Context: one part of a larger RNA
Molecule: small-subunit ribosomal RNA, 3' major domain
Organism: uncultured bacterium
RNA sequence: UGACGGGGGCUCACACAAGCGGUGGAGGAUGUGGCUUAAUUCGAGGCUACGCGAAAAACCUUAUCCUAGGCUUGACAUGCACGGAUUAACCCCGUGAAAGCGGGGCCACACUCGCAAGGGUGGAACGUGCACAGGUGCUGCAUGGCUGUCGUCAGCUCGUGUCGUGAGAUGUCGGGUUAAGUCCCUUAACGAGCGAAACCCUUGUCACUAGUUGCCAGCGGGUCAUGCCGGGGACUCUAGUGAGACUGCCGGUGUUAAACCGGAGGAAGGUGGGGACGACGUCAAGUCCUCAUGGCCCUUAUGCCUAGGGCUGCACACGUAAUACAAUGGCUGGUACAACGAGUCGCAAAACCGUGAGGUCGAGCCAAUCUCUUAAAGCCAGUCUCAGUUCGGAUCGAAGUCUGCAACUCGACUUCGUGAAGUUGGAGUCGCUAGUAAUCCCGGAUCAGCAUUGCCGGGGUGAAUACGUUCCCGGUCCUUGUACA
Numbered sequence: 001u002g003a004c005g006g007g008g009g010c011u012c013a014c015a016c017a018a019g020c021g022g023u024g025g026a027g028g029a030u031g032u033g034g035c036u037u038a039a040u041u042c043g044a045g046g047c048u049a050c051g052c053g054a055a056a057a058a059c060c061u062u063a064u065c066c067u068a069g070g071c072u073u074g075a076c077a078u079g080c081a082c083g084g085a086u087u088a089a090c091c092c093c094g095u096g097a098a099a100g101c102g103g104g105g106c107c108a109c110a111c112u113c114g115c116a117a118g119g120g121u122g123g124a125a126c127g128u129g130c131a132c133a134g135g136u137g138c139u140g141c142a143u144g145g146c147u148g149u150c151g152u153c154a155g156c157u158c159g160u161g162u163c164g165u166g167a168g169a170u171g172u173c174g175g176g177u178u179a180a181g182u183c184c185c186u187u188a189a190c191g192a193g194c195g196a197a198a199c200c201c202u203u204g205u206c207a208c209u210a211g212u213u214g215c216c217a218g219c220g221g222g223u224c225a226u227g228c229c230g231g232g233g234a235c236u237c238u239a240g241u242g243a244g245a246c247u248g249c250c251g252g253u254g255u256u257a258a259a260c261c262g263g264a265g266g267a268a269g270g271u272g273g274g275g276a277c278g279a280c281g282u283c284a285a286g287u288c289c290u291c292a293u294g295g296c297c298c299u300u301a302u303g304c305c306u307a308g309g310g311c312u313g314c315a316c317a318c319g320u321a322a323u324a325c326a327a328u329g330g331c332u333g334g335u336a337c338a339a340c341g342a343g344u345c346g347c348a349a350a351a352c353c354g355u356g357a358g359g360u361c362g363a364g365c366c367a368a369u370c371u372c373u374u375a376a377a378g379c380c381a382g383u384c385u386c387a388g389u390u391c392g393g394a395u396c397g398a399a400g401u402c403u404g405c406a407a408c409u410c411g412a413c414u415u416c417g418u419g420a421a422g423u424u425g426g427a428g429u430c431g432c433u434a435g436u437a438a439u440c441c442c443g444g445a446u447c448a449g450c451a452u453u454g455c456c457g458g459g460g461u462g463a464a465u466a467c468g469u470u471c472c473c474g475g476u477c478c479u480u481g482u483a484c485a
Stems, first nucleotide, its partner, number of pairs: 001485002003482003007479003011475002015469002019432005026323001029320005034314002042053002065309007074132001078131006090105006109122005134298002137296003143292002145287003148283001150281001155194006161170003174185003200275004205243007215232002219230003246269001249263005325425001329384007341372003346365002351360003391422001396417007438461007
C1' cells in the first nucleotide's frame, strides 16, 4: 500500500421488511447429469453452465459420433513440367444402396491456313507427375478479436508542487449535499484525464410544413349499407423541421453556499418514462466448433465423397418455462375495442367442397392501397351446482390432412372414441415498487415442414404494499487490528 475480520462508524440496493404472484408436489415440454449404447458428436459447470452455443437434428444440417462402401494432387486454391490429342460438358448402357468404377456416342471456344474435307496455334478442360491443398485434430494455460461478471457500482488515475531516508502520502481527506469523486465550503495543494452527467434513439404536449395509398367536420351526389363518389386539409394520422423543463418563478429551511421541502403555472417537475452507451481492472472466467492465428500432430488419412443409423436411446437426479387442480370457473350462443410486424421461391380474399385439419379455383398486392387479420380476456344471455365433475387433459385406439424424394426409427395438425396423475404442493427458494406485478391475446426471426409451451417484440385489462434499516446477502467511503501478500 492492499486484502481480510462472526472490529467500529456512515450509506445504498426488491438486500431485508410490507405486499402480490410463483417454484419446490402432478402429468407432459425442454436443457443437463447419470445410465445405456456400435454411436448416443462437441463445447458451457456456484453466483457468471443447465428453453445455454442451437433465430428450427426426419435426409441435408452433422462435426469418421457409429456401421458399411468408395477416392488419393484430392470436394476447394495457385503454380510448374510433360502427355496425347477430344478423353471434358451433354446423352446412353452395365454394375451398385448411393458415391464410385467400367464401357459407348457426340465432338464445343478464339485466331489462322484452305474452295471444301480437314489442318496449325492458343486458352479452357482432361490425364500423369511434382510443389501443395485439406483437418469442426490438440493446446482459450501461447494469442487476436468478441463476450460474461463484479456493475451503470462510483470509482480509477496523471502532471506539477509539497511532505517522507524510502516504500509511499497529499490531491481523492474533513463539514454539508447528490442517483453520482454531483456540486458547494474549507483546505499544501493547484489543475487535468478515463468514468458519472450531457450529446444519440424512442415515448409523452404543442406549432409550422406537406395531404396519398391515410382522414371526413362542413357542402353536393348516391346506396339496404359502407369516405362509396365529387370535393375538402379542419380533425385523426403519417414524417420532416422547430418549440417545450432550466430548480427558470414564489415561499420556507440552509452558512449569504451547494442543495432540500412545499407551491404556482404546465402535457410533462426536479435525471419526466424507456433504450443504447459499461472507466482502471478482477475471475490464467468463456470461446482455437463463427472468424483469424503461433506451436504441435495427421497426410492412400485425424483429409474427401456416399448410404443407413445416431445426436430423439431411459430404473433415476437436478434446472427452466408452459398446462392444470376449477364457480373471480367450464361449456354454448350473441356482441365490442388494438398495436407491432410479415408477404413474389411469397401473403392469399371472395365463391364452392369437407364436421374439421384442409382442398379446388384464384381476385388483389413488391403493399398507409391487397392479404395474413375474426384479437382474446371483456360485455350480454343460457346452462352446469362443488363432484375427481360438463374440472383436468396425459396416455392409448381408429380414421384422416399437410409439408417433403422420403414422416418406421423421428414431424405438426384434425375428427371420433379413451379420459392417468392432479383437490394448491415439506424443508427451502425466486421475481416484482406503476401502466410495474398479475392476467389476456397478437406478430416476427429461424423455417419445405415442425418439436415454438422457447426467444425477441406488440398492444388490451390492470392491482397490492413500502412503518422502516435491527437483522440476512452484496456494494461504496472513512477508521481500527493483523501471525496474510